[in-house]
RNA sequence: AGAGUUUGAUCCUGGCUCAGGAUUAACCUUGGCGGCAUGCCUAAUACAUGCAAGUCGAACGGAAAAUAUAGAAGUGCUUGCACAUUUAUAUUUUUAGUGGCGAACGGGUGAGUAAUAUAUAGAUAACCUACCUUCCAGUUGGGGAUAACAGAGGGAAACUUCUGCUAAUACCGAAUAUGAUAAAGAAACACAAGUAAUUUUAUUGAAAGGGGCUCCAAAGCCCCGCUAGAAGAGGGGUCUAUAUCGCAUUAGCUAGUUGGUAAGAUAACAGCCUACCAAGGCGAUGAUGCGUAGCUGUACUGAGAGGUAGAACAGCCACAUUGGGACUGAGAUACGGCCCAAACUCCUACGGGAGGCAGCAGUAGGGAAUUUUCGGCAAUGGGGGGAACCCUGACCGAGCAAUGCCGCGUGAUUGAAGACGGUCUUCGGACUGUAAAGAUCUGUUAUUAGGGAAGAAUUUUUACUUUAGGAAAUGGAAGUAAAUUGACGGUGCCUAAUGAGGAAGCCCCGGCUAACUAUGUGCCAGCAGCCGCGGUAAUACAUAGGGGGCAAGCGUUAUCCGGAAUUAUUGGGCGUAAAGGGUACGUAGGCGGGCUUGCAAGUCUGAUUUGAAAGCACAUGGCUUAACCAUGUGAGGUAAUUAGAAACUACGAGUCUAGAGAGUGGUAGAGGUAAAUGGAAUUCCAAGUGGAGCGGUGAAAUGCGUAGAGAUUUGGAGGAACACCAGUGGCGAAGGCGGUUUACUGGGCCACAUCUGACGCUGAUGUACGAAAGCGUGGGGAGAAAACAGGAUUAGAUACCCUGGUAGUCCACGCCGUAACCGAAAAGUGCUAAGUAUCUCCGGAUCCCGGUGCGUAGGCUAAUGCAGUUAGCACUCCCUCUGGGGAGAACGGUCGCACGACUGAGACUCAAAGGAAUUGACGGGGACUCGCACAAGCGGUGGAGCAUGCGGUUUAAUUCGAUGCAACGCGAAGAACCUUACCAGGUCUUGACAGUGUAAAGAAUACUUAAGAGACUAAGGGCUACGAAUUAAGCUUGCUUGAUUUACUUUAUAAACAGGUGGUGCAUGGCUGUCGUCAGCUCGUGUCGUGAGAUGUUGGGUUAAGUCCCGCAACGAGCGCAACCCUUAUCCCUAGUUGCCAUCAUUCAGUUGGGCACUCUAGUGAGACUGCCGGCGACAAAUCGCAUGAAGGUGGGGAUGACGUCAAAUCAUCAUGCCCCUUAUGACUUGGGCUACACGCGUGCUACAAUGGCUAAUACAAAGAGUUGCAAAACCGUGAGGUAGAGCUAAUCUCAUAAAGUUAGUCUCAGUUCGGAUUGUAGUCUGCAACUCGACUACAUGAAGUCGACUCGCUAGUAAUCGUAAAUCAGAAUGUUACGGUGAAUACGUUCUCGAGUCUUGCACUAACCGCCCGUCA
Repeated sequence: AGAGUUUGAUCCUGGCUCAGGAUUAACCUUGGCGGCAUGCCUAAUACAUGCAAGUCGAACGGAAAAUAUAGAAGUGCUUGCACAUUUAUAUUUUUAGUGGCGAACGGGUGAGUAAUAUAUAGAUAACCUACCUUCCAGUUGGGGAUAACAGAGGGAAACUUCUGCUAAUACCGAAUAUGAUAAAGAAACACAAGUAAUUUUAUUGAAAGGGGCUCCAAAGCCCCGCUAGAAGAGGGGUCUAUAUCGCAUUAGCUAGUUGGUAAGAUAACAGCCUACCAAGGCGAUGAUGCGUAGCUGUACUGAGAGGUAGAACAGCCACAUUGGGACUGAGAUACGGCCCAAACUCCUACGGGAGGCAGCAGUAGGGAAUUUUCGGCAAUGGGGGGAACCCUGACCGAGCAAUGCCGCGUGAUUGAAGACGGUCUUCGGACUGUAAAGAUCUGUUAUUAGGGAAGAAUUUUUACUUUAGGAAAUGGAAGUAAAUUGACGGUGCCUAAUGAGGAAGCCCCGGCUAACUAUGUGCCAGCAGCCGCGGUAAUACAUAGGGGGCAAGCGUUAUCCGGAAUUAUUGGGCGUAAAGGGUACGUAGGCGGGCUUGCAAGUCUGAUUUGAAAGCACAUGGCUUAACCAUGUGAGGUAAUUAGAAACUACGAGUCUAGAGAGUGGUAGAGGUAAAUGGAAUUCCAAGUGGAGCGGUGAAAUGCGUAGAGAUUUGGAGGAACACCAGUGGCGAAGGCGGUUUACUGGGCCACAUCUGACGCUGAUGUACGAAAGCGUGGGGAGAAAACAGGAUUAGAUACCCUGGUAGUCCACGCCGUAACCGAAAAGUGCUAAGUAUCUCCGGAUCCCGGUGCGUAGGCUAAUGCAGUUAGCACUCCCUCUGGGGAGAACGGUCGCACGACUGAGACUCAAAGGAAUUGACGGGGACUCGCACAAGCGGUGGAGCAUGCGGUUUAAUUCGAUGCAACGCGAAGAACCUUACCAGGUCUUGACAGUGUAAAGAAUACUUAAGAGACUAAGGGCUACGAAUUAAGCUUGCUUGAUUUACUUUAUAAACAGGUGGUGCAUGGCUGUCGUCAGCUCGUGUCGUGAGAUGUUGGGUUAAGUCCCGCAACGAGCGCAACCCUUAUCCCUAGUUGCCAUCAUUCAGUUGGGCACUCUAGUGAGACUGCCGGCGACAAAUCGCAUGAAGGUGGGGAUGACGUCAAAUCAUCAUGCCCCUUAUGACUUGGGCUACACGCGUGCUACAAUGGCUAAUACAAAGAGUUGCAAAACCGUGAGGUAGAGCUAAUCUCAUAAAGUUAGUCUCAGUUCGGAUUGUAGUCUGCAACUCGACUACAUGAAGUCGACUCGCUAGUAAUCGUAAAUCAGAAUGUUACGGUGAAUACGUUCUCGAGUCUUGCACUAACCGCCCGUCA
């Protein structure tokens, strides 16, 4: 210090969420030790039990006990001893009662209380104060009772009545006074009322007490008490100022209320109380009411300003079961006192009594949740006492709880075979990991044993010393010595021994946010703070390994601050994101021109007082450190008092004219109100003419009209609105204002500088005005017209269109008070660079003043844009905003006749909603352009039969894939078996196929026989091939023979494995389709923009083309276009066999000589480039036309397919990740199926005929193929074909007759001499095999069919039509591919349909219009 999240991306606005810190916390899980803190936030709920306030015998009378002494009588006996009783005296101890002091402190809690409270600063000249301290003066002399006790009663008890006795530091008079009170007078003082020394008069007070010393008594002295007065300290009472939560959907409140006089009451002021008088007092600076709450020092957070909180500790207040009341007392309206009332609990003999844990423990209950019925008065503090001492749940300690903070430990060093195990893996290894084990150590802590502090100072006693005073002593003060006192606790600490031994978990690992892999799961289970993850390859779920963070804790939940400048004083906004009130006037308030002077409230400076301690900061110190604690210093304020300064603001006084206003003279105008008046037009009425329609619409109909419409002429009536002028012209505060004239009237502007002299600006509440619609009363009503009616349109049409038509629209008066009342821009003032148009005034004028507009600098803005009419730079004041929805809705209030208006929440829900701009896509938006896209034409499909593919259905199986264009004569250039993937049956299991090891053999296949449907099983069986290396022998010296190893083949066996046309084309590679052969798609550098992006690539022309030219903040470049390639059209050259034949011979025949001129073949070249000329054009690019030429404007055709789109197609061509099968989802085999058939669709063939069918004759191609082949002649067959086999490995031979055409004849418009399906019989060919299921032939049979909507192809050698060939292939084309023959018609043109391109515009779309999205229902 920021980050995530709105979008395809961007900038902004804006909310939500996260990272930090904190807590009297709780929950989950885990847990070794110590120190210091903290521990009912909920039920101020109810409480069993114990304790928490007593003490003094040195105030008093008694009572009791013990001891000692003396006496008395008694008992026992050892006759002077013991025991017990009793009397007196003395000493000591205990204490029920009287009395004194205390109990008002200490301890608890936060219910109430928004001020009888608290905090800070003051006042008290309006007051009180026991104990304590100091000073002064006293402490005289009397009296009458009463408890205890005794006796007699009552009652269950608590308790109580009567009679009698007695004491006091208990109680009551009297004397005394320098005091107090009252009165009189009064120097002096002060702050208004006042206070008052001194003097006089009157009234008023005490306990002759207790103890000690002196042998006792008296007297005296000492100590403790007591009384009056004056002070002090400490403690309180009362008053004042300021500060102290929310709600205005709480706006009025108040009769003792506000004040006065008098009396009373109080310690004291005061309506504190009472009587009388007056009518005041408080309040938008928030009274009153309602809700909530103890306040503060401080705590947490924050850079700070602030925000939140008020546990512990400390100060104040309030309370003590609830409510009320007083008594006692110095002090209470009293937590452990009293009285009354109430609720609750307990006891009871039913008559009556007792109680109050918000003291310490503890119990129940409530709750997510909060401890021991502990020890001690040793310390500190308190009460009583002369003291010892007693009391003290205050306090000091211990116990429980990881509740928090702090500290320590759970070991250290070494140790690579980088062990085992685990996880992952590319199988090589990597990680866990020096981690472990092992080795060497240490001993904090732990356990055991031993030693052993500090907290202790006092007080008191004894002894002694010093000292004030005193005649002296007791005594007082100070000190020394000794004795004595520890709950914690045998604790801290120290020493020794033992021994790594007893001591680590929790959360997280998609981004934010540090940390990744595997397996499982499969939108399931689950996670999640936000975004979000999970639908078969999940770093997000669960588990494991690994890693990260913190650590005796860790995470979650809750709450607060922060981040959040997201309430903005510091420090925000309001054209379009939320937000300017519809407009003006104006009250309070806020702000306010120049100069002079005064004052000192604000402001600034200094000093003093206070701001408790603790806390905080700094420094130092003490516990081994730290937390913790101690000491010192500092900080902390809108504070109070006081002394100064005078610039600015305020205030007072004076003055000025620049603001504002007034005056005089001009001036423009739909400014307002009222009255009068004018013409055009519509409608209606009357009359004339006239005679069939009018009207209305996209087209019609309803409607009007022969009862005379419409049209036309004349006259009349009535209402409303004012053409042209008319204009980003004028006026007005806004709403708004338009014929003309008159009357009344408001405002503006200009000139002059005559007057006033800051009189100003804004403006909460308030007041007035305020379009249209609407409401009330009364008029008026021509036109047009909500509602309504009818006619159309439509699927419907409660609409748009048409015919009618009422309220209202008009006038007068009164309401309403709202609008996108918009410039979505509040009002006012000053300042800030040029230009231009227009209205108005003045003027000679370019100028100036005031308005209305455009347009651009600087500046501002998120951008768009604004820009002297500001959204710029500044100032003043008002309204208003704080995520979207819920909702401008509910409730309440005010207003209104009503409709309704103004004010205006919450629950709940979402993570967005929104603004501006960008790229695309889209539009039944625009501009330009193209395409067999339409149009103009030609021919088809669709109807029939058949062929073929698909769907569907069927089936044991009808294998699989392809499904709009871009699947459907597609994969398949060819399913009878095979193919074949499917089905049924029969078989095999290291396998049909690959490679490895071991062992054996040297052959195997072929062939024969037998069973079987076959795969295969069983048997028989002859011959043959044999590579390389090493080595041995032989001899012919380069050969032969033998052996071994290896290779090869076969068999057996083993384990890894083979195999899969099984799944996923949404895991992939490769290849392909499509937009589209459309002209596009991009980059570098530069420039512009905050940015996404733009520019370039847009513009003007042009092209088939982002083709080229020109211009331009762009300059260049790349992939595409074009060209380069192939083919075709012309020519030259070269070469002539198998090709050709002009000339010369020759033949039936280029048949043969001969020739290579021509054709042709196949090679190298040439040719075409808008090159030439003219027109047009910007002198360019280009385009139009002519010429030349075989060809003319990319000559025709082909190959060639940019960036990308469609999760397009293909796992069944192939390859491949993952998953699945493994005596089967693999392999072999026979037969069947892929050929089924109520039906639907696509693509084709043949036709329906005369531009034709049939018969006969006859002419002209190109391009291919051929030895597992093409096959001629000849012969046979009606024919398919057969026999036969010349020739050909091909410019030589063969397939191979091209057909349409032409010539001649026939048929004559019919289901035909059209058409050929279907079916029967007989055959041919291929092939192991033609039944399911081939093609062809002959004869016979002779079905449907005479062409709807819609829709498809084609622009020239094209369509149409005619044949030919090839691939696949044993056989099997109407398909596919290629070839040539004949050979058209039409294109005005781009309005429309479809598709595409460029620019532009709108957009709430971006998964991109097959989008988004609204309502109802489920």